[in-house]
RNA sequence: GGGCCGGUGGUCUAGUCGGUUAUGACGCUGCUCUCACACAGCGGAGAUCGCCGGUUCGAAUCCGGCCCGGCCCA
Numbered sequence: 001g002g003g004c005c006g007g008u009g010g011u012c013u014a015g016u017c018g019g020u021u022a023u024g025a026c027g028c029u030g031c032u033c034u035c036a037c038a039c040a041g042c043g044g045a046g047a048u049c050g051c052c053g054g055u056u057c058g059a060a061u062c063c064g065g066c067c068c069g070g071c072c073c074a
Base pairs, nucleotide, nucleotide: 001073002072003071004070005069006068007067010026011025012024019057028044029043030042031041032040050066051065052064053063054062
């Protein structure tokens, strides 16, 4: 330098035939339960969907460029 894959709450992750309210688990937190803790149950907060631009009525999703990580080739 070229090709392929990936980037989504603090962490891991689902979500391709574009459709408005982005999924789950762990973690955090409130309440209940307990003498208390843990477990368990019921809630809650928490997301620039890597960045910029384009297409579209509408983009995490499609297109272009760039950044980062991994694998392969040179």
Molecule: transfer RNA
Organism: Candidatus Brockarchaeota archaeon